[in-house]
RNA sequence: GCCGGAGAAAGGCAAACCUCGGGAAACCGGGGAACGCAAAGUCACGGGUCUACGGCCUCUCGCGGGCUAAGAUCGCCGGACCGCCCAC
Numbered sequence: 001g002c003c004g005g006a007g008a009a010a011g012g013c014a015a016a017c018c019u020c021g022g023g024a025a026a027c028c029g030g031g032g033a034a035c036g037c038a039a040a041g042u043c044a045c046g047g048g049u050c051u052a053c054g055g056c057c058u059c060u061c062g063c064g065g066g067c068u069a070a071g072a073u074c075g076c077c078g079g080a081c082c083g084c085c086c087a088c
Stems, first nucleotide, its partner, number of pairs: 004086002012037002017032006035075001041081003045078003048073003054068005
């Protein structure tokens, strides 16, 4: 340095839910709260999934229906980059 991850050590992050705020929504942020996480650190590069303001189409013209991401999700997977510790 790489691999690996415990009966270690020092710590870290923070789900659901509640609350305030942003957003058309998905979802995100602040505070509280901890389900969990050895990358639950960062990145939307590939895939998946979610939403549909807007656009297109349709309609029985209804506050209807369908399609669509440049929006969202890294705590869905893969990949990239950075990182604490040292038992087997």